Predicted 3D model of an 84-nucleotide RNA (c-di-GMP-I riboswitch aptamer) from a soil metagenome.
[in-house]
């Protein structure tokens, strides 16, 4: 980071399966990514079982990360190809 070459991953949604959910995981599926490869370390966003407190107490509200999110953006590691 190019009208370039080999190829890479894969949004949304369907189907199965984890899980309280967030979201993951396998299979279709391709919105798009020049790192849409890795890493929760910083910021930021998402749940909220369990815990605590309330309340009209079969519930339900509020608070919280140790849960998640790398396809929110920093950063760290690795890697392809080589025009300007």
């Nucleotide at each position: 980071g190019a009208c370039a070459a080999u190829g890479g991953c894969a949004a949304a949604c369907c189907c199965c399966g984890c899980g309280a959910a967030a979201g993951c995981g396998g299979g279709g599926g391709a919105c798009g990514c020049a790192a849409a490869g890795c890493u929760a370390c910083g910021a930021g966003g998402c749940u909220a079982c369990a815990g605590c407190g309330g309340c009209c107490c079969a519930g339900c509200c509020g608070c919280c990360a140790u849960g998640c999110c790398a396809g929110u953006c920093g950063a760290g590691c690795c890697g392809c190809c080589g025009a300007a």